[in-house]
């Protein structure tokens, strides 16, 4: 130095000609000129909002989301810093990381037993029966060993399991056991440090399984639908209602009345399709300065950078290089996740390997 | 563009924490002169992919992939 880690950036360049979408200007009014024209993910639609319409006195239940601490942010399954746990030699990376001592439930198979449960093998004491027969004897027995049975003690050891009621070592005991002691883990409590999560130390009684990405409990938050939201305009039509009126038909004829219809007037009015708005100036981008550990915030200056609606952003040629990846807007914004040839910059690490 | 659902054998579907099944289809056998029907038997699964929770995942959670439905 390479391999390693973290952060940031680029993602063909230049020129000519032709073509496409938006805006502005000009005139001889159908042409000309100027200017702008995809991304870091425009993607997935996974979170959160702005905005719009609908709903809504207030509160609760149900349901859903989130969950260490402090800060940032409009908010968030977001970001920063810290704590704890895991991985790594390290730089560093990852973590849905509240509660199992409120309750319910589950822990297959194996195993004695899967949570106030339990004893298979084993170990030990006592009693009895049988056998052997070394030893003692006052000859009645005593005592030792082995096997079996009964009644108990035990959970150290074996065995099962993913997991066995703290772990290791010592003492103790008939054999054992937190029964006692030391250290460790865990629990409770006190002190110190820290805003806090938490860390360190002292003391205590000795011990409490795992699962909440099972129901649940605790804390915080949440109305629904989404620009195909929603609004405006114009034309035509189907159709509906009301009024006027009648030389029409029907109620056997005439009149009244009822009903149906022709005619006239007024009001309402679709569905689909059309044009316009919403529509791109906004939690905006950027330079410098300041605050802060950082996310981020503040001040001053500068800038305007796609807006289509069958939907534009392309093609050809020349030239240069390291020969060009993933992919393309459709209301907008903040995040997350996923895809991505190759290249550049900055900082950091040193177990091993190579030079 | 926006909203929602599904993925298990060749096909249609069950299974929702404990070694994955059913019907039809396929292979072999029986019955029959032969075929069908019927009976017996048998093979076939990365449970869409990857990761996580758990002792253990088709099932619970997350991210991708593929397919389908609705909205003017």
């Nucleotide at each position: 130095u390479c391999u390693g880690c973290a952060g940031g950036c680029c993602g063909g360049g230049u020129g000519a000609c032709c073509g496409c979408g938006g805006g502005c200007c000009u005139c001889u009014c159908g042409a000309g000129g100027c200017u702008c024209g995809a991304g870091g993910a425009a993607a997935g639609u996974c979170c959160g909002g702005a905005c719009a319409c609908c709903g809504c006195a207030g509160g609760g239940c149900a349901g859903g989301a989130c969950g260490c601490u402090g800060g940032g942010g409009a908010a968030a399954c977001c970001c920063c810093a810290g704590g704890c746990g895991g991985c790594g030699a390290a730089a560093g990376c990852c973590g849905a990381c509240g509660g199992a001592a409120a309750g319910u439930g589950g822990c297959a198979c194996a195993g004695a037993a899967a949570g106030g449960a339990g004893a298979c093998c084993g170990c030990c004491a006592c009693g009895g029966a049988c056998g052997u027969g070394a030893u003692c004897u006052c000859c009645g027995g005593a005592g030792a060993c082995g096997u079996c049975c009964g009644c108990g003690g035990u959970a150290a050891g074996g065995g099962u399991g993913a997991a066995a009621c703290g772990g290791u070592g010592g003492g103790g005991u008939a054999a054992g056991a937190g029964c006692c002691c030391a250290c460790c883990a865990g629990c409770g409590u006190c002190g110190u440090g820290g805003c806090g999560a938490c860390a360190c130390g002292g003391c205590g009684g000795c011990u409490c399984g795992c699962c909440a990405a099972a129901c649940c409990c605790c804390g915080u938050c949440c109305g629904g639908u989404g620009c195909a939201a929603g609004g405006c305009g114009a034309u035509g039509c189907a159709g509906g209602c009301c009024c006027c009126g009648u030389u029409g038909a029907c109620g056997u004829u005439g009149c009244c009345c009822g009903c149906c219809g022709a005619g006239g007037g007024g009001c309402c009015g679709g569905g689909u399709g059309c044009g316009c708005c919403g529509c791109u100036c906004g939690a905006g981008c950027u330079g410098c300065c300041g605050a802060g550990a950082g996310a981020u915030c503040g001040g001053c200056g500068g800038c305007c950078a796609a807006g289509a609606u069958g939907g534009a952003u392309g093609g050809u040629c020349a030239u240069c290089c390291u020969c060009g990846a993933c992919a393309g807007a459709a209301u907008c914004c903040g995040g997350c996740u996923u895809a991505c040839a190759g290249g550049c910059c900055u900082g950091c690490u040193a177990c091993g390997g190579a030079a | 563009g926006g909203g929602c659902c599904c993925g298990u054998a060749g096909c249609u579907c069950a299974g929702u924490g404990g070694u994955a099944g059913a019907g039809c289809a396929g292979g072999g056998g029986a019955c029959u002169c032969a075929u069908a029907a019927u009976c017996c038997u048998u093979a076939g699964g990365u449970c869409g992919c990857a990761g996580g929770u758990u002792c253990g995942a088709u099932c619970c959670c997350u991210g991708c992939c593929g397919g389908g439905c609705c909205c003017a």
This is a predicted complex of two RNAs, RNase P RNA and transfer RNA, with 427 nucleotides together. Its mean pLDDT, the model's own confidence on a scale to 100, is 78. Rfam match: Bacterial RNase P class A. The family's RNA type in Rfam is ribozyme. Gene Ontology terms of the family: ribonuclease P activity, tRNA processing and dimeric ribonuclease P complex.